This is a predicted structure of a 71-nucleotide RNA (transfer RNA) from Patescibacteria group bacterium UBA6201. The coordinates come from a structure-prediction model, not an experiment, and the mean pLDDT is 84. It matches the Rfam family "tRNA". Gene Ontology term of the family: triplet codon-amino acid adaptor activity. By type it is a transfer RNA. Taxonomically the source falls in Bacteria candidate phyla (Bacteria).

[in-house]
RNA sequence: GGGCCUAUAGUUUAGAGGUAGAAUGCUGGUCUCCAAAACCAGCGGCCGAGGUUCGAUUCCUCGUGGGCCCG
Numbered sequence: 001g002g003g004c005c006u007a008u009a010g011u012u013u014a015g016a017g018g019u020a021g022a023a024u025g026c027u028g029g030u031c032u033c034c035a036a037a038a039c040c041a042g043c044g045g046c047c048g049a050g051g052u053u054c055g056a057u058u059c060c061u062c063g064u065g066g067g068c069c070c071g
Base pairs, nucleotide, nucleotide: 001070002069003068004067005066006065007064010024011023012022013021018054025043026042027041028040029039030038047063048062049061050060051059
């Protein structure tokens, strides 16, 4: 220098045009002599900027971070 993959809650991740879900974590509650476990509730997220579309996490372009291959 060229090419490919990837980016979603604190963490691991699903979702592939119709407005984001799980597990775990955290907080509160129930239970217990106390704690753990279990159960219930709550909190919290689409890497950035443009474009297409009635509508974008999703499709397109360019960036940025990460990974890999070629030279």